């Protein structure tokens, strides 16, 4: 070069076009002689970017970055 797959909370991963979430992590508090371990309670997002389509896009479509797989 051609094709194909992936980008979503600090990591690791969900979500039929219809409220953006879990688990760890991180802060606060219960508990404990400390600690850890449990338990409750919170912060945390321009959904990789840039357009299109729709009443409404993480989902559809065009393009572009960045990564991986195959093939030349």
């Nucleotide at each position: 070069g051609u094709g194909c797959c992936u980008g979503u909370a600090g990591c690791u991963c969900a979500a039929u076009g219809g409220c953006a979430g879990a688990g760890c992590a991180c802060u606060g508090g219960a508990c404990u002689g400390u600690g850890g371990a449990u338990c409750c309670a919170g912060u945390g997002g321009u959904u990789g970017c840039g357009g299109g389509u729709u009443c409404a896009a993480c989902c559809c479509c065009c393009g572009u970055c960045a990564g991986g797989c195959a093939c030349c």
A computed fold for a 72-nucleotide RNA from Chloroflexi bacterium RBG_16_63_12, annotated as transfer RNA. The coordinates come from a structure-prediction model, not an experiment, and the mean pLDDT is 81. Its Rfam family is "tRNA". By type it is a transfer RNA.